A computed fold for a 276-nucleotide part of an RNA from Omnitrophica bacterium GWA2_41_15, annotated as large-subunit ribosomal RNA, domain VI.
Rfam family: Bacterial large subunit ribosomal RNA.
It was read from a public genome assembly.
The source organism's lineage runs through Bacteria, Pseudomonadati and Candidatus Omnitrophota.
[in-house]
Context: one part of a larger RNA
RNA sequence: UGUAAGGAUACUUGAAGAGGAGCUCCCUAUAGUACGAGAGGACCUGGGGAGACGGACCUCUGGUGUUUCAGUUGUCCUGCCAAGGGCAGAAGCUGAGUAGCCAUGUUCGGAAGGGAUAAGCGCUGAAAGCAUCUAAGUGCCAAGCCCCCCUCAAAAAUAGGUAUCCCUGUUUUGCAGUAAUGCAAGACUGAAGGCUGGCCGGAGACUACGGCCUUGAUAGGCGCGAGGUGUAAGAUCCGUAAGGAUUUAAGCUGACGCGUACUAAUAGCCAAUCGG
Numbered sequence: 001u002g003u004a005a006g007g008a009u010a011c012u013u014g015a016a017g018a019g020g021a022g023c024u025c026c027c028u029a030u031a032g033u034a035c036g037a038g039a040g041g042a043c044c045u046g047g048g049g050a051g052a053c054g055g056a057c058c059u060c061u062g063g064u065g066u067u068u069c070a071g072u073u074g075u076c077c078u079g080c081c082a083a084g085g086g087c088a089g090a091a092g093c094u095g096a097g098u099a100g101c102c103a104u105g106u107u108c109g110g111a112a113g114g115g116a117u118a119a120g121c122g123c124u125g126a127a128a129g130c131a132u133c134u135a136a137g138u139g140c141c142a143a144g145c146c147c148c149c150c151u152c153a154a155a156a157a158u159a160g161g162u163a164u165c166c167c168u169g170u171u172u173u174g175c176a177g178u179a180a181u182g183c184a185a186g187a188c189u190g191a192a193g194g195c196u197g198g199c200c201g202g203a204g205a206c207u208a209c210g211g212c213c214u215u216g217a218u219a220g221g222c223g224c225g226a227g228g229u230g231u232a233a234g235a236u237c238c239g240u241a242a243g244g245a246u247u248u249a250a251g252c253u254g255a256c257g258c259g260u261a262c263u264a265a266u267a268g269c270c271a272a273u274c275g276g
Base pairs, nucleotide, nucleotide: 001155006166007165008164009163010162011161012160017152018151019150020149023051024050025049026048027047028046029045035040053109054108055107056106057105061103062102063101064100068096069095070094071093072092073088074087075086076085077084078083113147114146115145120140121139122138123137169188170187171186172185173184174183175182176181193270194269195268196267197213198212199211200210201209218264219263220262221260222259223258224257225256227253228252229251234247235246236245237244238243
């Protein structure tokens, strides 16, 4: 830009096409049956399991988790005690660990079915009185091919479908007309909706995508909670002291859940045309 005889939003169909997937093994029932002198030992069909591979996810099991909590060494600082802070890796070391991300964890998948076939096996059957699966005709059969399954996809120019939303204005000038009104040009309004901007995101290199913008829970803060850490500081008591006990399952707490307008989301632009 088109999808055109208006402008939008949401959800879809899938012709032709593109991509993905497509695996294998074991046990068992049938059955120690058919077969076989025996040794051995099935087809078919059903049931159960495993590995590798792949998708999704984080309830469980774990990993990480750069500062969430605690412990701790040396040293410097906050005048000292106590309590803290800095540095020792752009974590000092150590023990744990929420969210997120992840696998070794969880869950799901390959199936079944249809069509046409390959090698192969056939039916009918001549050329060639026989025979012959083939020459005419016709059937069966594969992890393979085409469907079926999953994803993309209306630029599929035959440009699809469904539902819903919005405006059918105001005014100036000119012309025609007795007028109502019509036509042409210009200005205004500014709908549904969109864009820019802003607050953000389990979205993301940028862009895009998604949520929200006061008619508001979008982010921060705050409150309560979950989870984590593991019993703070101060005080009292015991001990000469190191230290211990009680107050106290305390105190602190990033990402998680719910709530709450305290803070920040001011606002601007485009868009009613040929026409319906």